Predicted 3D model of a 71-nucleotide RNA (transfer RNA) from a bovine gut metagenome. It matches the Rfam family "tRNA". By type it is a transfer RNA. The RNAcentral record of the sequence draws on MGnify. Model confidence (mean pLDDT): 81 of 100.
[in-house]
């Protein structure tokens, strides 16, 4: 100097807009003699931290923190 940071994990989120999502995992249920697989449902988030702009910020701006890469 550049990139990344969103659920326990891996990630999406459209030039800022009307309830923050998917898959996996966990829990419950269905199916089965039983287990696995499969199917259904529920749970789970101060969107890294603190400020700023705006009617409105995961999204834009600033500083800081953590990780990665380069010089």
């Nucleotide at each position: 100097g550049c990139c990344u940071g969103u659920a326990g994990c891996u990630c999406a989120g459209u030039u800022g807009g009307u309830u923050a999502g998917a898959g996996c995992a966990c829990u419950c249920g269905a199916c089965u003699c039983a287990u696995a697989a499969u199917c259904g449902a529920a749970u789970g988030g101060u969107c890294g931290u603190a400020g700023g702009u705006u009617c409105a910020a995961g999204u834009c701006c600033u500083a800081c923190c953590a990780g990665g890469c380069c010089c």